[in-house]
RNA sequence: UAACAAUGUUGGCAAACCCAUCGAAAGGCGGGGACGCAAAGCUACGGGGCUAAAGAAGAAAUUCCAUGCUCGCCGGGUUGCGCAG
Numbered sequence: 001u002a003a004c005a006a007u008g009u010u011g012g013c014a015a016a017c018c019c020a021u022c023g024a025a026a027g028g029c030g031g032g033g034a035c036g037c038a039a040a041g042c043u044a045c046g047g048g049g050c051u052a053a054a055g056a057a058g059a060a061a062u063u064c065c066a067u068g069c070u071c072g073c074c075g076g077g078u079u080g081c082g083c084a085g
Stems, first nucleotide, its partner, number of pairs: 012037002017032003021028002035072001041078003045075003048070003055064003
């Protein structure tokens, strides 16, 4: 280098961070970007965690509280893809 044989997924999502935007905040949406993920698809049903505007208490500092958020915290429910042994 050539021949034979065997094997193989196609692809998907997108952390931190940056820009922009909504929100009192936690956090969300959009763009960029990849830490990772075989459900890191969907769902707030159960638990855990985060925030505390409004409300309540207090002289004040502050404390309590979810009706807010988190499914990439765990489980449940539900849907999808692959599979040589």
Molecule: c-di-GMP-I riboswitch aptamer
Organism: Gammaproteobacteria bacterium